[in-house]
Annotation:
c-di-GMP-I riboswitch aptamer from a Pseudomonadales bacterium, 86 nucleotides, folded computationally. Its mean pLDDT, the model's own confidence on a scale to 100, is 83. It was read from a public genome assembly, where an Rfam model found it.
RNA sequence: GAAGGAAAGUGCCAAACCCAAUGCGAGUUGGGGGCGGAAAGUCUACAGAUCUCUCGGUUAGUCAGGGAGAUGGCUGGAUUACCCUU
Numbered sequence: 001g002a003a004g005g006a007a008a009g010u011g012c013c014a015a016a017c018c019c020a021a022u023g024c025g026a027g028u029u030g031g032g033g034g035c036g037g038a039a040a041g042u043c044u045a046c047a048g049a050u051c052u053c054u055c056g057g058u059u060a061g062u063c064a065g066g067g068a069g070a071u072g073g074c075u076g077g078a079u080u081a082c083c084c085u086u
Stems, first nucleotide, its partner, number of pairs: 002086004012037002017032006035073001041079003046076003049071007057063001
């Protein structure tokens, strides 16, 4: 430097749910909590996916499209990194 993550070790993060705050909303933040995670660290620049709001079309409803957002613990990807092994 590259690859890997079975064992070991130091640890790290924190699902659902509950409380508070916040947002039109999807959600977010803090506290509790632990489902899980070898990048469940960071990034929505790029490509998709899902969800929200809005616009007009259509409409019983739906559905396709434009715009603005949310989710990195949805995926691809980019980037940084501990330990051990090869």